Small-subunit ribosomal RNA from a Sphingomonadales bacterium, 1501 nucleotides, folded computationally. The sequence is in RNAcentral, with records from ENA. The coordinates come from a structure-prediction model, not an experiment, and the mean pLDDT is 84.

């Protein structure tokens, strides 16, 4: 000194809080597997098949226990064959001690098995102690021999022999056992000596065997279990107590504090993990147990029921002469096999133990070593310094550069490990080293031999580029991937760890996600439907006791190893190792004695009792009453009644409905009547008796803690529903007709039967809800109401209090809603219940039930979530406010006709593209015959039509002519005109052109979902939004809402807000009035001239106008309303009057809206073609259908006359006057005009006549035919004239458009594009109307609110049944297997018990012996036990099983539309019946129902 100790992230949303799962980041492992690999220490390796095992080895020893006794030496003899003596002494016997240790392995087993701690009735060879003894004596065996059976293993018979093998006898101190007399029981000896045994008993030590208390998995869908069962007594039996056994006698034990029985399992120091408590595990090392090829036995022994001992049965392998044997590696290598996997058939007894000996030694796969594998841990290395031209070379680049990167090469060093070469241990206190020539040490050469792995979207450190394109593929969660992937693959460059580095497994933690430390049940999963009570649990004040809990003290143990501290040793370290701390425990004992308990002495507050009062749909029973429905009898009466959104079934002229009276039944109890009472809960409602329960207040008389809660258990328990039996009016599941519907099993309408109602008996479950268990205390108020009670008075109120039901509200508490003294606050005490979502409250078993079900209740399997409370928005067939030609009210259309015109379909070579509801469809296109043109055919060109850049030639080009070939492009030839620039004069330079090379051109090719501009829409709607403050845990809210008001979020006035910006207004054109300059091309009042006329000349600028400016309008006066504001309504005055009239302006933001074919642009892709070029066709087609338009269908018209009045704009490749000619389109000619001069320029409807209702004198399609113009050219495929022809249509169906004034309808005139082509577009003026009560509906917007299960926002979301495919599960006639249980056969070896004709040394008797007998004793046999097998019938468990039954998922199937909004019939719970399905109804219940209206209560002023 043994301490310091606790991290969080991604994932449910449009966002948020919260619940709650899933999921990573740590740490570990006897691990495997993939890539990779240098060196040492230490450690550490079948986890599966307690599967089978070839071959070696693992337990032997002693001659000082005994007889033999191979060989060999040594002496003698010797007939050379031997022999004899001595000695060594190999093998086996016979004896002893020892294979019960040690080694292995976890199959068994839920147990006194183990762990801890006690305990008493024991036993312990070897070893210690101590205290005696070893006397006499006997018979036999084996080995040996001999002779035999056998294939062998092995054995038979006959002989011979010793012992420290047997066995008598003898002593016995001690012991032992008694009836107290007495009885009983031992030994061995080796040897030359010393010794070294041996036998009795004793004490101990060490082993051990036996009891107990408390520990020690998981299911109750396992609740009953047990006959030797539980105890006595007798005996018996062990080393010992004991049902251990037996015989008899009692009925006895276990068990909800969990027993039986089932499943899995050696347990434990301890290892991992955690902050700890804990969880998980129980390799190696330790202690303990249990097993050794499956079961059963014993025997020997001090110890075994024996791993390498024995007998029996099985099963499997072997051997065999088929008669019969022989075997057991879970000992140490090793073999097969299993398996995702685990090593050498090595060395030595050197060491440390261990057996045997006196020892020498032997034996020892224990054990020390060595091999093997990165299998772990721990250490070292793969170099170090310098070195910028920041090299090459990779990658990236915006091209400039960046990065690899001092990184490398160079230069200068070192040698650590490995490699060569020398020397050389301690492990050994005399000898003895297997490791081993190891360990260290010395010395050499030489940067030399030595670096991979994962990973780079977020979590989580690390980023490009290039491939691919929902493809290959990745993924631990959330995801990446559909042409620009930091997610696939590769590279590069990065980060990580490092001889490892990833996977994949498994534990622990993170998980407060099983909450003991440390959770929860109003809505998220969670309060039993209520009670009564049993057993547990808990319990009011006070005296004493005793000390069981409780707390201290002090023993004793908690082995050792590990953990942890402080030291030591191997160069460090990992690893040894010494000493400490701990070991959180259990047992003994002292002490205290407060709380808790137990027992006692009292109290009276809790609880209960008395007495007097008190309300009450509180329970049952029997009785009575009126209203209303239905029927049924009569009366009056006539055609309807009934029902609905509208009908119709239905009832009625056989008299309905409708009224009047009488009568008959059964249910139900109007007002009163109240978030009024009672009850535990369900419930309970017309009066009256009767019985009966609970409550409350009051007084304080009495008991004296009798108390709360409640696991089993027991009783009540709404509807529906059963089962007898009655009732039976109304109402009503099923049914049954009518409706409704695309259907309509519904919703509505007429019917209607169970049922509902009573008796009794069963269900036993609901939203049985306050989604809120009881009980007891405590914590601010305010205000209703209900029943008591007491004060105090003005008799009607008012204080205070009890005991109940209600609204707001403080502090606390909640995730928020919200509760809030009736608690969801703050505490306690008891039970009940939760632990992702589906599957399932389901299966299977059980237990109730008649049924119909209830109850208790999994799992597989799938999902990354399910869910809660609040937020914002969008949405509602939800409110409420308000606007908009939105709908009314009105004019005109559109839809029906022929045409134009676009689409869309078809066609086609080709009918290029695009555009798609508003917000595509007379749109891109302000105009396609060629061109345009992008399509198609054919026929060309390939550095190209066009850009720059190089070589090389030429001096140019350019413009005309003619020819030739062709369709043209193009090619060929040819005529004439023209003859560039600078210059340093050089074929030098610039330009141009021809020919070539390649780099590039080109591309209306694709992606508008890659983008940019630019557009459209919602919308010219009134809105979007920010600072700062405040509110909220937060997403967010407030401000922006509220009263008013406005076209407007315009203003005003309120407010926890002040302020701000984009929008809204104004500021900007224009029209409308005036005024000032201006006065030509415009104007002409005055003057003058002039003409047929005419501003046509002079003149003028007054006027009209022109165009530059200024001015005017502001609710600015008045007057009512309002709140005095802001404003509205009137009214004056004014050219205008309340934003004068139009126009440009178009917030934040939606459509992944529109366009890559305007334009630009990123990526793909093509390159003698998807480019370029040229003739010819197409875009123009034509059963057909839509959009937007003309012309019409006519008299408000047509036609003919007549000839009044505009404005806006164009005009030179133009506009053209006038003149001429044509019926006309037009032609010729042409003044004038680059325009206020000139011109297009005719305005037109209009005014006059006519026609008179008809397919017309409407209407002009269509055709023939003749021209005109434009153009290189009208066939395909232009417009336009003249004659001729004259469809279709008589005003348009469901449907639907524009339009609120100079509007809308009509009338025509301009221009852009244009060579020609307008019914389309874009502008002009002229004529010029009706209408609007008004906001219910119908579109669409805007505030506010409300509900949601929607956020891709209703075109949202979602249910279920069919079909199909897959996946686990459930039943399922059997069937197979494993387990066990009971009865009954069978009964091997054993040991016991009987017997023992047979056979028997030793001891006894007799006998000289022989030998006979006895006593013991052996075999044989009986006999009960009892393994294995068997019969048979039962429990469980598990596989497989034809059909089948429901679940799960699955991509874009059908069918409907149940739920979410009032979801269009509100939904949703328990029953019932029906139904293709979701569902629908019926009866009770709930609000977790919108929406209006009332009632009561509350606040706020």
């Nucleotide at each position: 000194a043994a301490c310091u100790u606790g991290a969080g992230a991604g994932u449910u949303u449009g966002a948020u809080c919260c619940u709650g799962g899933c999921u990573c980041a740590g740490a570990a492992c006897g691990a495997a597997c993939g890539c990779u690999g240098g060196c040492g220490g230490c450690a550490u390796g079948c986890u599966u098949a307690a599967c089978a095992c070839a071959u070696g080895c693992a337990a032997g020893u002693c001659g000082a226990a005994c007889g033999u006794g191979a060989u060999c030496c040594u002496g003698g003899c010797u007939u050379c064959g031997g022999c004899c003596a001595g000695g060594u002494g190999a093998a086996a016997g016979u004896g002893g001690c020892g294979g019960a240790c040690g080694g292995g392995u976890g199959a068994g087993u839920a147990a006194c098995g183990c762990g801890u701690a006690g305990g008493a009735a024991c036993c312990u060879a070897c070893c210690u102690u101590u205290g005696g003894g070893u006397a006499c004596g006997g018979g036999a065996u084996a080995a040996c021999u001999c002779a035999g059976g056998g294939a062998a293993a092995c054995u038979u018979g006959a002989g011979c022999u010793a012992a420290u093998a047997c066995c008598g006898u003898a002593u016995g101190a001690u012991g032992c056992c008694u009836c107290c007399g007495g009885g009983c029981c031992a030994a061995a000896g080796a040897u030359u000596u010393a010794u070294c045994g041996c036998c009795c008993a004793u004490a101990g030590a060490u082993g051990g065997g036996c009891c107990u208390g408390c520990g020690u998995c998981g299911g109750a869908u396992u609740a009953g279990g047990u006959a030797g069962u539980u105890g006595g007594u007798g005996g018996g039996g062990u080393a010992a107590a004991g049902g251990c056994c037996u015989a008899c006698c009692a009925a006895g034990c276990c068990u909800g504090c969990g027993a039986u029985c089932c499943g899995u399992a050696g347990c434990u120091g301890g290892u991992c993990u955690g902050a700890g408590a804990g969880g998980a595990u129980g390799a190696u090392c330790a202690g303990c147990c249990a097993c050794a090829c499956u079961g059963g036995g014993a025997c020997u022994g001090a110890g075994a029921c024996a791993c390498g001992g024995c007998c029996c049965a099985g099963a499997c392998u072997c051997c065999u002469a088929c008669g019969g044997g022989a075997g057991g590696c879970a000992g140490c290598a090793g073999u097969g096999g299993g398996g995702a996997a685990u090593a050498u058939u090595g060395g030595a007894c050197a060491a440390u133990g261990g057996g045997c000996g006196c020892a020498a030694g032997c034996c020892u796969g224990a054990u020390c070593c060595a091999g093997c594998a990165a299998u772990g841990c721990c250490g070292c290395g793969u170099g170090a310094g310098u070195g910028a031209u920041g090299a090459a070379g990779g990658c990236c680049c915006u091209a400039g550069g960046g990065u690899u990167g001092u990184a490398a090469a160079g230069c200068u060093c070192u040698u650590u490990c490995a490699c060569c070469g020398g020397g050389g241990a301690a492990g050994a206190u005399a000898a003895u080293g297997a490791c081993g020539g190891u360990a260290c040490c010395c010395g050499g050469a030489g940067a030399a031999g030595a670096a991979g792995c994962c990973c780079c979207g977020g979590c989580u450190a690390a980023c490009u580029c290039c491939g691919u394109g929902c493809c290959a593929g990745c993924a631990g969660c959330c995801g990446c991937g559909g042409u620009a992937a930091u997610a696939c693959g590769g590279a590069g460059g990065g980060g990580g760890c490092u001889a490892g580095c990833g996977u994949u497994g498994u534990u622990c933690g993170g998980a407060a996600u099983u909450a003991c430390u440390g959770g929860g049940c109003g809505u998220a999963a969670a309060g039993c439907g209520c009670g009564c009570g049993u057993a547990g649990g808990c319990g009011g004040c006070u005296u004493g006791a005793c000390a069981a809990g409780u707390u201290g003290g002090a023993g004793g143990u908690g082995a050792a190893a590990g953990c942890c501290c402080g030291g030591a040793g191997c160069u460090c370290a990992a690893c040894u190792u010494c000493g400490g701390a701990a070991u959180u425990g259990c047992c003994u004992u002292c002490a205290a004695g407060a709380c808790u308990g137990u027992c006692u002495c009292g109290c009276u507050c809790g609880a209960g009792g008395c007495a007097g009062g008190g309300a009450g749909a509180g329970g049952a029973g029997a009785g009575c009453g009126g209203a209303a429905u239905a029927c049924c009898c009569a009366g009056u009466g006539u055609a309807g009644a009934g029902g609905u959104g509208a009908a119709a079934u239905u009832c009625g002229u056989a008299g309905a409905u409708a009224u009047u009276g009488g009568g008959u039944g059964g249910a139900a109890c109007a007002c009163c009547g109240g978030u009024g009472g009672c009850g535990a809960a369900g419930g309970c409602g017309g009066c009256u008796c009767u019985c009966u329960g609970g409550c409350c207040c009051u007084g304080a008389u009495c008991u004296g803690a009798c108390g709360c809660u409640a696991a089993g258990g027991c009783g009540c328990g709404a509807a529906a529903g059963c089962g007898u039996g009655g009732g039976g009016a109304g109402c009503a599941a099923a049914c049954a007709g009518g409706a409704u519907u695309a259907g309509a099993u519904a919703c509505c309408c007429u019917g209607g039967u169970a049922g509902u109602c009573c008796a009794c008996g069963c269900c036993g479950u609901a939203a049985a809800c306050u989604a809120u268990g009881a009980g007891u205390g405590c914590u601010a108020g305010a205000u209703g109401u209900u029943g008591g009670g007491a004060g105090g008075u003005u008799u009607a109120c008012u204080u205070c209090u009890c005991a109940g039901u209600g609204u707001c509200g403080c502090a606390g508490c909640u995730a928020a809603c919200g509760c809030a003294u009736u608690a969801a606050g703050c505490a306690c005490u008891c039970c009940g219940c939760c632990u992702g979502g589906g599957g399932a409250g389901u299966a299977c078993g059980g237990c109730c039930g008649c049924a119909a079900g209830g109850u208790u209740a999994a799992a597989a399997c799938u999902c990354a979530a399910a869910g809660g409370a609040a937020u914002u928005g969008a949405c509602g067939g939800g409110g409420g406010c308000c606007c908009g030609c939105a709908c009314a009210a009105g004019c005109g259309g559109u839809g029906g006709a022929g045409c134009a015109u676009g689409u869309g379909g078809u066609u086609u070579a080709a009918u290029u593209c695009g555009a798609a509801g508003c917000a595509a469809c007379g749109c891109g296109c302000a105009g396609a015959a060629c061109c345009u043109u992008a399509c198609c055919a054919u026929c060309c060109c390939u550095u190209g039509a066009c850009a720059u850049c190089c070589c090389g030639g030429u001096c140019g080009c350019g413009g005309u002519u003619u020819c030739c070939a062709g369709a043209g492009a193009u090619g060929g030839a040819u005529u004439c005109c023209u003859u560039c620039a600078g210059c340093u004069c050089g074929g030098c330079u610039g330009g141009a052109c021809c020919g070539g090379u390649g780099a590039c051109a080109g591309g209306u090719g694709c992606u508008g979902c890659a983008u940019g501009g630019c557009u459209g829409u919602c919308g010219u709607c009134a809105g979007c939004u920010c600072g700062u403050g405040u509110c909220g845990u937060g997403a967010g809210a407030u401000g922006u809402u509220g009263g008013g008001u406005u076209a407007a979020g315009u203003c005003c006035c309120g407010c926890a807000a002040c302020g701000a910006g984009c929008g809204c207004a104004a500021c900007c054109c224009u029209c409308g009035c005036u005024c000032u300059u201006a006065g030509u091309u415009g104007c002409c009042a005055u003057c003058a001239g002039g003409u047929a006329a005419a501003g046509c000349u002079g003149g003028g600028c007054a006027c009209u106008c022109u165009a530059a400016g200024a001015g005017a309008a502001c609710u600015g006066c008045c007057g009512g309303u309002g709140a005095u504001a802001a404003g509205c309504c009137g009214g004056a005055g004014g050219a205008a009057g309340g934003u004068g009239g139009g126009g440009a302006u178009g917030a934040c933001g939606u459509c992944a809206a529109g366009u890559c074919c305007u334009c630009a642009u990123g990526g793909c892709c093509c390159u003698u073609a998807u480019g370029g070029g040229a003739u010819g066709g197409g875009c123009u087609a034509c059963a057909c259908a839509c959009g937007u338009g003309c012309u019409a269908c006519a008299a408000u018209g047509g036609c003919g006359g007549u000839g009044a009045c505009a404005g806006u704009g164009g005009g030179a490749a133009g506009c053209a006057a006038g003149g001429g000619c044509g019926c006309g389109a037009g032609c010729c000619u042409g003044a004038g005009c680059a325009a206020a001069u000139c011109u297009c320029c005719a305005a037109a409807a209009g005014c006059c006549g006519u026609c008179u209702c008809a397919g017309u004198u409407c209407g002009g399609a269509u055709u023939g035919u003749u021209c005109u113009c434009u153009g290189c050219a009208a066939c395909u495929c232009g417009a336009g004239a003249g004659c001729a022809u004259g469809a279709a249509g008589u005003u348009g169906g469901a449907a639907u458009c524009g339009c609120u004034a100079g509007u809308a309808a009509u009338c025509g005139u301009g221009g852009a594009u244009c060579a020609g082509c307008a019914u389309g577009c874009c502008a002009c003026g002229g004529u010029g109307a009706a209408u609007a009560c008004g906001u219910u509906c119908c579109c669409g917007g805007g505030c506010c609110u409300u509900g949601u299960a929607c956020a891709c926002a209703c075109c949202g979301c979602c249910c279920g049944u069919c079909a199909c495919a897959c996946c686990a599960u459930g039943g399922g006639a059997g069937u197979u297997g494993g387990u066990u249980c009971u009865a009954c056969c069978c009964g091997a070896a054993g040991g016991u018990g009987g017997u023992g004709c047979g056979c028997u040394a030793a001891c006894c008797u007799a006998g000289c012996a022989a030998u006979a007998g006895g006593a013991g004793g052996c075999a044989g046999c009986c006999a009960a036990c009892c393994a294995c097998g068997g019969u048979a019938g039962g429990g469980u468990c598990a596989g497989c099983g034809a059909c089948u039954g429901g679940g799960g998922u699955g991509a874009a199937g059908u069918c409907g539309u149940a739920a979410c909004a009032a979801g269009g019939u509100a939904g949703c719970c328990g029953u019932a019946g029906g139904g293709g399905a979701a569902c629908c109804u019926g009866c009770g219940g709930c609000u977790g129902g919108a929406u209006c209206a009332c009632c009561u209560c509350c606040u706020u002023u």
The source organism's lineage runs through Bacteria, Pseudomonadati, Pseudomonadota, Alphaproteobacteria and Sphingomonadales.